[in-house]
């Protein structure tokens, strides 16, 4: 210098005018004024996991769903880190929906004779027949052909021809032994002709895990259609309850509900269901201090953990966080020329909180930084 791999940061800046939401102060209150705060790396998709809230929290069985190399990490996870195994790359590094196919069942398009306790289309071999072209019976997976995939490979022996049929070496598998590692697994040796296709995001088997619903959770206050009772000077007032009507089922001969689904079983139990009509749909809490953020040190390869210091940082609910102007920055186009400047025009992404947090995934104009690899040249 060129080509690449991995990781991270930012994602317009400043000023002015107007506008919006929260909080505080002035103000009796409203309004107004002043001060202050006011989106993101993904706030998104709502795909996982947890906190929090309410309900449930006798038990048993059967189903259902999820996870899936190992060891760590964490509140937890389908996350993350390191490692193992397999595959790709010269390399940095990347990819793997990574338990079991030797428990069983199913499936494997097209082509092909045959697609999984094999199988004979061509070829090869033996026997028989023959009109000498060939035909029939049997053997054979070594050769050809089909296919994504055809039941180990090479050689020698063997045989009618062949074949792990026998042997040597190689590859795989299983069992045993020794060594290393926390472990997945790795290294070495021996034995057995054992040679066994793929698919589990097909059923299934194994191990582990799993209550339901969700901030419209949930709580407090107010109001309310009516109904009832009391007082009354007959105008109303006060208190309690929380609507009225109709139909059906039911009250120990148990409706209905709960125990995540079903069955058994257990518990609660006087209301439940349907239709019609009517009322309220306001305020506050939950709700912004939390597995919180930043920095330093310590332990650890790392994810992460511990200690110390500093900081407080949106809170709407018809739902705020915006619009315009000026200067600058960056990009594109056009024109000019003194060739790197000037002028003009246009553009600056994806997107936007709604209980909170940890992840994953997806979208993103452009700019910047770090570590590493390969190639070429020079010293």
């Nucleotide at each position: 210098c060129g080509a690449g791999u991995c990781g991270g940061u930012c994602g317009g800046a400043c000023g002015g005018u107007c506008g919006c939401g929260g909080c505080a102060g002035c103000c009796u209150c409203c309004a107004g004024c002043u001060g202050u705060c006011g989106a993101g790396g993904a706030a998104a998709g709502u795909c996982c996991g947890g906190g929090c809230u309410c309900c449930a929290c006798a038990g048993g069985g059967c189903a259902a769903g999820g996870u899936g190399g190992u060891c760590g990490u964490u509140a937890a996870c389908a996350g993350c880190g390191a490692c193992c195994c397999g595959g790709g790359g010269u390399g940095a590094c990347c990819c793997g929906c990574g338990g079991g196919a030797a428990a069983g069942u199913g499936c494997c398009a097209c082509a092909g004779a045959a697609a999984a306790c094999a199988g004979a289309c061509c070829g090869c071999c033996u026997c028989c027949c023959u009109u000498c072209g060939g035909g029939g019976a049997g053997g054979u997976a070594a050769g050809g052909g089909u296919g994504a995939a055809a039941c180990g490979g090479u050689g020698c022996g063997g045989c009618a021809a062949g074949a792990g049929c026998g042997c040597a070496c190689c590859a795989g598998c299983g069992c045993c032994c020794g060594g290393g590692g926390u472990g997945a697994c790795c290294c070495g040796g021996g034995c057995g002709g054992c040679u066994c296709g793929g698919u589990a995001a097909a059923c299934c088997c194994c191990a582990c895990c799993u209550g339901g619903a969700g901030c419209a959770a949930g709580g407090u206050c107010a109001a309310g259609a009516g109904g009832g009772a009391g007082c009354u000077u007959c105008g109303g007032c006060u208190c309690c309850u929380g609507c009225g009507c109709a139909g059906g089922c039911g009250u120990u001969u148990g409706a209905g509900g709960g125990c995540g689904g079903c069955c058994c079983g257990c518990c609660c139990g006087a209301g439940c269901c349907u239709g019609c009509g009517g009322g309220u749909a306001g305020a506050c809490c939950g709700c912004a201090c939390g597995a919180g953020g930043c920095c330093a040190c310590u332990g650890g390869c790392a994810a992460c953990a511990g200690u110390g210091g500093c900081c407080c940082u949106a809170g709407a609910u018809g739902g705020a966080u915006g619009a315009c102007c000026g200067u600058c920055u960056c990009c594109u186009c056009u024109g000019c020329c003194u060739c790197g400047g000037c002028a003009g025009a246009g553009g600056a992404a994806c997107a936007g909180a709604a209980c909170c947090c940890g992840g994953c995934u997806u979208a993103c104009a452009g700019a910047c930084c770090g570590a590493c690899u390969c190639g070429u040249c020079c010293c």
The RNA shown here (Bacterial RNase P class A) has 379 nucleotides and comes from a Frankiales bacterium. It was read from a public genome assembly, where an Rfam model found it. The prediction has a mean pLDDT of 77.